A computed fold for a 92-nucleotide RNA from a marine eukaryotic metagenome, annotated as c-di-GMP-I riboswitch aptamer. The coordinates come from a structure-prediction model, not an experiment, and the mean pLDDT is 84. The model forms 95% of the base pairs in the Rfam consensus. It matches the Rfam family "c-di-GMP-I riboswitch aptamer". Its family is annotated with cyclic-di-GMP binding in the Gene Ontology. About the family: GEMM was predicted in a large-scale screen for bacterial structured RNA regulatory elements.
[in-house]
């Protein structure tokens, strides 16, 4: 990086399966990718659990569960974004 050349990954969605979940492995499948090869230190974002706080519900006085919503701990997601590392081809 070109309307070049051999190749490559594989979104949604299906089924196995693993995991509380987010998703992750393996098969089909292609919306897409020129690093959509690796790497979760920053940003976002998504889950679970703990503590707080709003609302509303039962109850009738302190206890359950519900939602939202800060934080804090853990995990996701490199196909969100920045960043690092390796790499295949290559014309004007």
């Nucleotide at each position: 990086g070109a309307u070049a050349a051999g190749g490559g990954c594989a979104a949604a969605c299906c089924g196995a399966u693993c995991g509380c979940a987010a998703g992750g492995u393996c098969g089909g499948g292609a919306c897409g990718c020129a690093a959509a090869g690796c790497c979760a230190a920053g940003g976002g974002c998504c889950g679970a659990u703990u503590c707080g706080c709003a609302c509303a519900c039962c109850c009738a006085c302190u206890u359950g569960a519900g939602u939202g919503u800060g934080a804090a701990u853990c995990g996701g997601u490199a196909g969100c974004c920045c960043g690092g590392u390796u790499g295949c081809c290559g014309a004007a």